This is a predicted structure of a 529-nucleotide part of an RNA (small-subunit ribosomal RNA, 5' domain) from an uncultured prokaryote. Its Rfam family is "Bacterial small subunit ribosomal RNA".
Context: one part of a larger RNA
RNA sequence: AUUGAACGCUGGCGGUAGGCUUAACACAUGCAAGUCGAGCGGAAACGAAGGUAGCUUGCUAUCAGGCGUCGAGCGGCGGACGGGUGAGUAACGCGUGGGAAUUUGCCUAGUAGUGGGGGAUAGCCCAGAGAAAUUUGGAUUAAUACCGCAUAAUCUCUACGGAGUAAAGGUGGCCUCUCCUUGGAAGCUAUCGCUAUUAGAUAAGCCCGCGUUGGAUUAGCUUGUUGGUGAGGUAAAGGCUCACCAAGGCGACGAUCCAUAGCUGGUCUGAGAGGAUGAUCAGCCACACUGGAACUGAGACACGGUCCAGACUCCUACGGGAGGCAGCAGUGGGGAAUAUUGCACAAUGGGCGCAAGCCUGAUGCAGCCAUACCGCGUGUGUGAAGAAGGCUCUAGGGUCGUAAAGCACUUUAAGCAGGGAGGAAGGCCUAAUGGUUAAUAACCCUUAGGAUUGACGUUACCUGCAGAAUAAGCACCGGCUAACUCCGUGCCAGCAGCCGCGGUAAUACGGAGGGUGCAAGCGUUAAUC
Numbered sequence: 001a002u003u004g005a006a007c008g009c010u011g012g013c014g015g016u017a018g019g020c021u022u023a024a025c026a027c028a029u030g031c032a033a034g035u036c037g038a039g040c041g042g043a044a045a046c047g048a049a050g051g052u053a054g055c056u057u058g059c060u061a062u063c064a065g066g067c068g069u070c071g072a073g074c075g076g077c078g079g080a081c082g083g084g085u086g087a088g089u090a091a092c093g094c095g096u097g098g099g100a101a102u103u104u105g106c107c108u109a110g111u112a113g114u115g116g117g118g119g120a121u122a123g124c125c126c127a128g129a130g131a132a133a134u135u136u137g138g139a140u141u142a143a144u145a146c147c148g149c150a151u152a153a154u155c156u157c158u159a160c161g162g163a164g165u166a167a168a169g170g171u172g173g174c175c176u177c178u179c180c181u182u183g184g185a186a187g188c189u190a191u192c193g194c195u196a197u198u199a200g201a202u203a204a205g206c207c208c209g210c211g212u213u214g215g216a217u218u219a220g221c222u223u224g225u226u227g228g229u230g231a232g233g234u235a236a237a238g239g240c241u242c243a244c245c246a247a248g249g250c251g252a253c254g255a256u257c258c259a260u261a262g263c264u265g266g267u268c269u270g271a272g273a274g275g276a277u278g279a280u281c282a283g284c285c286a287c288a289c290u291g292g293a294a295c296u297g298a299g300a301c302a303c304g305g306u307c308c309a310g311a312c313u314c315c316u317a318c319g320g321g322a323g324g325c326a327g328c329a330g331u332g333g334g335g336a337a338u339a340u341u342g343c344a345c346a347a348u349g350g351g352c353g354c355a356a357g358c359c360u361g362a363u364g365c366a367g368c369c370a371u372a373c374c375g376c377g378u379g380u381g382u383g384a385a386g387a388a389g390g391c392u393c394u395a396g397g398g399u400c401g402u403a404a405a406g407c408a409c410u411u412u413a414a415g416c417a418g419g420g421a422g423g424a425a426g427g428c429c430u431a432a433u434g435g436u437u438a439a440u441a442a443c444c445c446u447u448a449g450g451a452u453u454g455a456c457g458u459u460a461c462c463u464g465c466a467g468a469a470u471a472a473g474c475a476c477c478g479g480c481u482a483a484c485u486c487c488g489u490g491c492c493a494g495c496a497g498c499c500g501c502g503g504u505a506a507u508a509c510g511g512a513g514g515g516u517g518c519a520a521g522c523g524u525u526a527a528u529c
Stems, first nucleotide, its partner, number of pairs: 001528003005525005012376006018369002020334001025332003029329003034077003039074002042070002046068002050063005084287003093212007102204002107200008115149001117147002125138005155164003169192006178185003213259003220250003225247008262284004266277004289310005312323004340366001342365003348362001349360004379409004389400004413470001415465005423456001426452001428450005434444002473518005478499003484513005494501002
């Protein structure tokens, strides 16, 4: 000088940060990942307006999913992001600089296409099993679910002749052309999709050089081991795996083994070199009760998915089942020690959706804590009778001390009252120009107008009101080291960082007066330079 600190005494306000360093110990409860009805069959609930019946005249029953919507279900996208933790890892894990044998949903740009069929299955219904979790059978049904056919290359394979491979529709509007003709469609159009492929962007996987803690009281280690050929496997190079062949490979320039440890940007210190460290924030890695495994998918070997084994907890009708806070709060435990079972999606960002919007313990805010840093305040001026009182004294005095009282002022902050930004951009409705179009529908861009969207929030800030009113402690005073006397005690009680104080005049113990240093803090302890 510093700290994610703790402890003791004390404590007025605000701002900005930070807040389980220990048990990767166990967890009650709530929430933390959904969304799309503009993919689908539908209608359990709610609501509005109708029809019918009863009729107490505004209620009950009922009728059209028909309308707003929508439980459960099929389907799509997202649950691989975001959030947590640091157990493991001394490693291509990280940092830095290179490399070639790869993939990449959504996004951007381009090219081409989007034809015609089929059979199922959830749900619903019926009948069962089970305490429950759950589950069996039958009948029936839809799709942007699934499967053939057609077509197709600049795609893939190739013996260079050829062969193979795709798709899905939805929504809004309109009648110019054709058909019926109120209007609608097989038509047109706008838009969102779908399929194939090329390129990009983004993201990811892989390989290599160099750097990356201690121990030799660890000296030898290795058999898929090291290399080759061939095959398999992967998105992709490769002993990655396998068969065969060879006998290699690493090591005092420290292999192997043991211990410790997430790495970095950074942080602390220091003139620097260096030393220590890796909380918060950011990048990368690893993990998700312990161990193992794959499935789905563009992406996982997946924190709030699946399966198996194990330990633990819970339910049970004893047959069988359920669970995983190292998400946010919170509980027990451990500990010197670390917070609320809060508010809101208003902003930023994310997922889904054409959108409105829904979800979001990410995030934005609030609460608690002097934990840290910064700022402010606890009054200002005047005031000598140097009051009273305390302490001391050579008893004259000295000192606390202009300190107080008194007088004259001020009102920051706190309190009360009133006003009051910014964080709001957007989205919605209406209208107009333009684009598209057959079109003055619709849709899209731009512009104008209108009504609106704030958790924080009794916001920041400003103004007014009253009154010195509501606000100072802690450590030290022998030397180092700024600051001295009296009383008590008598090697006792005690102090102490070091030297050392204390045995009857203790500036070193305890109290008092005085002083010194810091100050809403001050000391102590621990740790680092």